Overview: c-di-AMP riboswitch aptamer (ydaO/yuaA leader) from Patulibacter sp., 147 nucleotides, folded computationally. The coordinates come from a structure-prediction model, not an experiment, and the mean pLDDT is 77. The organism belongs to Patulibacter, within Bacteria. The sequence was found by an Rfam model in a public genome assembly.
RNA sequence: GCUUCUCCCUCGCCGAGUUCCCGGGGUCGAUCCCGGGGAGCGGGGGACCCACGUCCGUGUUGGGGCUAGUCCACGUGUUCACGUGGAGGCGCGACUCUUUCUGCGCCAGCCCGUCAGCUAACCCCGCAGGCCGAUGAGAGAGCUGUC
Numbered sequence: 001g002c003u004u005c006u007c008c009c010u011c012g013c014c015g016a017g018u019u020c021c022c023g024g025g026g027u028c029g030a031u032c033c034c035g036g037g038g039a040g041c042g043g044g045g046g047a048c049c050c051a052c053g054u055c056c057g058u059g060u061u062g063g064g065g066c067u068a069g070u071c072c073a074c075g076u077g078u079u080c081a082c083g084u085g086g087a088g089g090c091g092c093g094a095c096u097c098u099u100u101c102u103g104c105g106c107c108a109g110c111c112c113g114u115c116a117g118c119u120a121a122c123c124c125c126g127c128a129g130g131c132c133g134a135u136g137a138g139a140g141a142g143c144u145g146u147c
Stems, first nucleotide, its partner, number of pairs: 011133001012131003018039008040127006050117001062115001063112004070087008088107006095142007
């Protein structure tokens, strides 16, 4: 000097997944844990009207929800999975938002349990988990700092 791995800190990212108060536990103190409540963010159920005609007993197939995480065609191997292509959708590139171009990625996972269209009142539930991402360009609006 280069490369790889691991740990810590700072800035930052995906996501609804934040914050405050009260009581108890715990500590030298704090972090932390449990219970209750408020604000905020997010999801589900649930009338009239409207919409839909549905479901699956026989040969085959229930249906629905969260989430960007879907749909179609073709091919390969026994189910089921994989591959290719197309359409569609999501995230990141450092002051914020919108937008155009562009570069790089993602399209998983989980749940209900035969049951749910929309849906006012009303009712119920969640506030987790996971990463280290990278100094792209243009326009508009705003904010901040410096002179």